[in-house]
RNA sequence: GCUCCGGUAGUCCAAUCGGCAGAGACGAUACCCUCAAAAGGUAUUCAGUGUGGGUUCGAAUCCCACCCGGGGCA
Numbered sequence: 001g002c003u004c005c006g007g008u009a010g011u012c013c014a015a016u017c018g019g020c021a022g023a024g025a026c027g028a029u030a031c032c033c034u035c036a037a038a039a040g041g042u043a044u045u046c047a048g049u050g051u052g053g054g055u056u057c058g059a060a061u062c063c064c065a066c067c068c069g070g071g072g073c074a
Stems, first nucleotide, its partner, number of pairs: 001073007010026003013022001019057001027045006050066005
């Protein structure tokens, strides 16, 4: 330099054909349970989707440029 995959909540990760951003797991906090703790249960918590443009009634999703991480080729 070329090419492919990825970047979404505090962390991991869904959102399948463009139409309610949280399905789920972990974490944190409070409560229940317990003599107490662990385990378990209930509730709460937290985003505008890497950045900037464009298309569209509507974009995490499509298009362009760029940034970051990883794989392959040279």
Source information:
This is a predicted structure of a 74-nucleotide RNA (transfer RNA) from Streptomyces thermodiastaticus. The coordinates come from a structure-prediction model, not an experiment, and the mean pLDDT is 80. Its Rfam family is "tRNA". The family's RNA type in Rfam is transfer RNA.